RNAcentral holds the full RNA, with entries from ENA, Greengenes and SILVA. A computed fold for a 349-nucleotide part of an RNA from an uncultured bacterium, annotated as small-subunit ribosomal RNA, central domain. It matches the Rfam family "Bacterial small subunit ribosomal RNA". The prediction has a mean pLDDT of 89.
Context: one part of a larger RNA
RNA sequence: CUGGGCGUAAAGAGAGUGUAGGCGGACUAUUAAGUCUUGUGUGAAAUCCUAUGGCUUAACCAUAGAACGGCAUGAGAAACUGAUAGUCUAGAGUAUGGAAGAGGAAGAUGGAAUUAGUGGUGUAGGGGUAAAAUCCGUAGAGAUCACUAGGAAUACCGAAAGCGAAGGCGAUCUUCUGGGACAUUACUGACGCUGAGACUCGAAAGCGUGGGGAGCAAACGGGAUUAGAUACCCCGGUAGUCCACGCCCUAAACGAUGAAUGCUAGUCGUCGGGGAGCUUGUCUCUUCGGUGAUGCAGUUAACACAUUAAGCAUUCCGCCUGGGGAGUACGGUCGCAAGAUUAAAACUC
Numbered sequence: 001c002u003g004g005g006c007g008u009a010a011a012g013a014g015a016g017u018g019u020a021g022g023c024g025g026a027c028u029a030u031u032a033a034g035u036c037u038u039g040u041g042u043g044a045a046a047u048c049c050u051a052u053g054g055c056u057u058a059a060c061c062a063u064a065g066a067a068c069g070g071c072a073u074g075a076g077a078a079a080c081u082g083a084u085a086g087u088c089u090a091g092a093g094u095a096u097g098g099a100a101g102a103g104g105a106a107g108a109u110g111g112a113a114u115u116a117g118u119g120g121u122g123u124a125g126g127g128g129u130a131a132a133a134u135c136c137g138u139a140g141a142g143a144u145c146a147c148u149a150g151g152a153a154u155a156c157c158g159a160a161a162g163c164g165a166a167g168g169c170g171a172u173c174u175u176c177u178g179g180g181a182c183a184u185u186a187c188u189g190a191c192g193c194u195g196a197g198a199c200u201c202g203a204a205a206g207c208g209u210g211g212g213g214a215g216c217a218a219a220c221g222g223g224a225u226u227a228g229a230u231a232c233c234c235c236g237g238u239a240g241u242c243c244a245c246g247c248c249c250u251a252a253a254c255g256a257u258g259a260a261u262g263c264u265a266g267u268c269g270u271c272g273g274g275g276a277g278c279u280u281g282u283c284u285c286u287u288c289g290g291u292g293a294u295g296c297a298g299u300u301a302a303c304a305c306a307u308u309a310a311g312c313a314u315u316c317c318g319c320c321u322g323g324g325g326a327g328u329a330c331g332g333u334c335g336c337a338a339g340a341u342u343a344a345a346a347c348u349c
Stems, first nucleotide, its partner, number of pairs: 003321004007303002012317001014201004021194003025088007033081002035077008049065006091191001092188003095184003103177007110154001115149007125136002162169002206247006215241002220236004258316006266294012278281001298305002322349003331342004
């Protein structure tokens, strides 16, 4: 390479949009590039294969045949693929309608709590721990009442619930805005799927500039513990956490499960939409879409998965190929940096 694979053994890119490419619904006609049949020419010799013969045999050699799986060209076939023309509606999209949602962005507003400040009441402790101490307090703390300031987060509702491509999204209101489901079956008429490169988004931490800073809290200081304690516990505390703009681009970025389509027993929940029924209810039945539990066939090394497949198939992309060395070195690209990405070998078992 081939083959075989990718939930947990090595292996699905963090996610999307989409270029080239690959693949692609039904019908009719034409064409004949692929495809198939047949003819002709060529396909040197040797080799290989078959048969026969020659050296006593074999190797070897000779003769004949076949083959040389290819190329060119002529004639024909028209099912399939392609091409051209026309048509269709089951894929895809559009329109209309009423609903659902922590989907996104901006602005405004609210209450609880923590902290600080000011004033009142009031007096000796408070705090903290397994126990203590550092710490705060007679310069009046802690407690309690009132007011003020400021920042961050939004209890209950809250759920196997909802929304989003993923990351993720949770107080209320307003404005702007994206997507999906359902119903009608009105319109377009294959407009589709995937997607190397490319582009966009991408938790936390980190970086740059300027703000902000209540609480929490790497680093750091102190108190304990201990043989020691560069920790766990306690008292403090700076970056940071928050905002704006610009970078970084990584995660157990997980369902450790790429995307799309079709097919393949059920049962019980739940969310959104529609329909039907009557006994009009906090009802029943049914249907489409989502999200869970359980379970058959089948699959699996087992665990388990099981119409939301890890079943049965098709298309396209990504990735794996013994452990260590190593996701490292070197080089390239990107980055302000931290570093990210691409990615070996020697050697060794």